This is a predicted structure of a 517-nucleotide part of an RNA (small-subunit ribosomal RNA, 5' domain) from an uncultured bacterium. RNAcentral holds the full RNA, with entries from ENA and SILVA. Its mean pLDDT, the model's own confidence on a scale to 100, is 83. It matches the Rfam family "Bacterial small subunit ribosomal RNA". Rfam links the family to the GO terms structural constituent of ribosome and ribosome.
[in-house]
Context: one part of a larger RNA
Order: sequence, then C1' cells, then structure tokens
RNA sequence: GAUGAACGUUGGCGGCGUGCUUAACACAUGCAAGUCGAACGAGAGAUACAGGAGGAAGUUUUCGGAUGGAAUCCAGUAGAUCGAGUGGCGGACGGGUGAGUAACGCGUGGGGAACCUGCCUCAUACAGGGGGAUAACAGUUGGAAACGACUGUUAAUACCGCAUAAGACCACAGAGUCGCAUGACUCAGGGGUAAAAACUCCGGUGGUAUGAGAUGGACCCGCGUUCGAUUAGCCAGUUGGCGGGGUAACGGCCCACCAAAGCGACGAUCGAUAGCCGAUUUGAGAGAAUGACCGGCCACAUUGGGACUGAGACACGGCCCAAACUCCUACGGGAGGCAGCAGUGGGGAAUAUUGCACAAUGGGGGGAACCCUGAUGCAGCGACGCCGCGUGAGUGAAGAAGUAUUUCGGUAUGUAAAGCUCUAUCAGCAGGGAAGAAGAUGACGGUACCUGAGUAAGAAGCCCCGGCUAACUACGUGCCAGCAGCCGCGGUAAUACGUAGGGGGCAAGCGUUAUCC
Repeated sequence: GAUGAACGUUGGCGGCGUGCUUAACACAUGCAAGUCGAACGAGAGAUACAGGAGGAAGUUUUCGGAUGGAAUCCAGUAGAUCGAGUGGCGGACGGGUGAGUAACGCGUGGGGAACCUGCCUCAUACAGGGGGAUAACAGUUGGAAACGACUGUUAAUACCGCAUAAGACCACAGAGUCGCAUGACUCAGGGGUAAAAACUCCGGUGGUAUGAGAUGGACCCGCGUUCGAUUAGCCAGUUGGCGGGGUAACGGCCCACCAAAGCGACGAUCGAUAGCCGAUUUGAGAGAAUGACCGGCCACAUUGGGACUGAGACACGGCCCAAACUCCUACGGGAGGCAGCAGUGGGGAAUAUUGCACAAUGGGGGGAACCCUGAUGCAGCGACGCCGCGUGAGUGAAGAAGUAUUUCGGUAUGUAAAGCUCUAUCAGCAGGGAAGAAGAUGACGGUACCUGAGUAAGAAGCCCCGGCUAACUACGUGCCAGCAGCCGCGGUAAUACGUAGGGGGCAAGCGUUAUCC
C1' cells in the first nucleotide's frame, strides 16, 4: 500500500459498488419454463341470429273468449372465451456452484484430403394421390394413494405405404486435372434408395429436397501451465499392425488375430494440492502473490451408473437402475432432491429481504394481441469498500468563569467560550416535479432535481505522545499493578504502567487482528 474481511469502540447524509471465503451440510414454504385455438378433435358456459314448443304481464270483453307475445325448454348456425388432451417449438439458453480435474482442462498459435449445425439468410426444384390407428371422450373395472387395466368411438401440420426425383446418397464401370502419404476434385453413363402439410383474418404464415452462407459446436497437434525423489521404475488394450464394429467424424474408441513393443533423471509412475484465463494486488521495473465481483472457457447438479428423445443432452427444476437420507401409507406400495431467488436449521470470527415490476434491456412461444421470465431492472438491510459533503462563518481580551499547573508573581486551555453580526450545504417542513418511452405503456417514485419559508439549531469520535515516530507535565503506583511491534519500561520524584490537564495524528471513522506485495 491492499482486502469479499473480522473484532473493539464511535457513528450525521448522499452517490456508486459490494456482501456464506466455513458444511458440494440438511432443507419447511412460495416462486424460478413455458407458449401456440392461424396444426387437431371433443367439451364447457355466456352472446347474437333465425326456427319449433311454451304461454306470463298487459289490452279488450257480450265474461264464453279474443288479442298479446315475455320467462323457460329443444335442436341448429355464427364468431369471441376457458382450460384438460393429441400435435409443434422451447425446457441443451438464461441462472447457480467450484466438489472433481495437474488434463489438449485452460491459455496461445496452428490443422482437417477426418466432421456436424434446429431457428436465420440466399439460390434452385417441388408439394400428386391414398391408408390404418390413437389420446381426448364414453362405459366397465383395480388401487388407501401414486397411478393404472380392458372395451368402444374420433381428428390432425401425429403415423405409414404409393407416385414423382432437377439435385442428393449408395454400389458399379470410364475419362481428365491436381496433391504433403492415406488420396482429393471435376465431367459424362446406366442401375438402386429416400420427400412433402397444411392453416388463413386472403395480406400471408408454414412444408419437402439440395446447394451455399452465417452462427454455434465436436476433433487433432506445437508450446506454456503447482509441490514432493524421505515417490525410480511404470504399463497387458498396455505400444504398434491387419481386418472389422461403432461414431457427425479420425482414432485401441471397441472387438478378433498378429507382433513385443511404449513411457522414464529433459523426472515416467505415485503422492499432495488446485478449476484455468482475461485480470486483481503490490512493485520504478523485473518479479512475487491472488483468481471475490465483471467477462471467456471447463466441470458438476444428493452419491454412483445408464441410456432415451432431439439439430443439440448422456439433460440442475426430464427418464431408468442402485445407494444413503427425508416424508406419506390402509404395510400391499409410493413421493422427493434450493451448488436457481428469497428464506430456515447447522457450521462459523463472519456475510442481507420468505420485497416490487416485467416500465426498460434481453430470452422462449405466437401471424399478432399477448403470455411466461427470482434473467434483468429496481427497492430493503450492513460505514463492508471507494468517493463527495456536513457538524457552521465573521467579529470578539474584561485574556471571564471553570480546570490543570505554579517558584503563588504567574502560566496554559484561549478568540477558545459568552456576546454581537451573518449564512442555510445536509437533515426536517411546504410547493412544483422529470428524463429513462420510437404512438400508448414507468416497478423505481411523488424518486432525482428545482423553488420557498425558517431555527446554529439535529450531526465527533478514535488512536497515540521513551526512541524508531509527529506530540509533556502533574498525581497515583513502587520489579506490584501493568505496558510492549522491536529496543525495552516499572524495585519511591516513571515524559514508557493508571488517571487528569495539555499536545500530536487521522476523521464518520479510528485502532487491533489475519493475509499478500
């Protein structure tokens, strides 16, 4: 000098930041991922329309009736609404944590003749004609529940054949060009394989195939990346080959066979520690230390394993299995996963609200309206940090009183106070009142800011004073009590202990402790 700090003490305001470093310990409760009716069928209950049944009040009456048409009911049509289901897209992003990892994990520079890429953009070519189901629903039925079972019925942009094939892919056989090896590219030939979906408010929005781009990702390599030799040998899919399997793709990635290799004092193996980086702290620099916040990458989601779906996961708020733990149970069986945001217990020296809003920025869905969004924007709490401001200014000598000291004369506190004259920053009161929002829409928030009135009022402490090191006297104590970073101080005049007066330093802080340079 610095800190994600803590402790002691003190504490006025604001802005901007920042806040579980420990138990990757366990979690009550709420919320954190939905959306689309312009993909689909059925349903619900309001509205409107015309139709049928119905027949009230009222009017009239010769009391027989006539007229009148409301409520209500039935099936139908229309176009809004609602939510369960099928279907589509999104739940692989965003958010958290740092347990593991000494590794192509990260950083940096390269590689591909070994790769994939939903949504988006561009280009080209298409979309013909059929089929069978199934949830929902209805009925029956099992179970305490979670959740099912059977029968019947129905739709689609759900599913499956058929047709078509410019182009694509596959296996053949041919020609040309090129290369760093395996080889790559181009051209023409006949054969085989695989497509599609509609909706509409008529404006569009979608669908299929292929090529190119963009974006994102996977893989390989050079170099760099902590400590220990009181760890010296390690390794059997091990090292290489041939052939296959698998993958988007290369590869012992996996498998059969063959060979016996491969790594290591230039530190293998083993053990310990650790997420890496941009950066941060310090330093003149070289360097050393660190890796909170913010940004990039990686890994993980109670522990271990596994795959499914999908363009993308081996998937935090998906599935299956095993384990530990917790909960429900009718004992047969089930449910759960805060290292999301708040919050609770526990641990700890120690770290916040079960807040407001989608107004902005961004994300998902939708044609849109809009819906969702603990991302985010804000607010709350904490002097935790940095920065800014204030706690008054001028004048004022009878050098007041008090206090301390004294050689009793005085000296110091000290222009300090009082008094007088002003001012109003901050806080408080009153009035006005934004920008942030492109047409509307403001959580923040009656906030920031501006104006006015008005009282010096509401606002100073902490550490130190032997030397280092700025700052001295008195009393008490008497190697006691105590101080102390080092040297050291204290045993009867202690500037070093304690108190007081005075002084020095910093200041809403000041000191101490811890850690780094």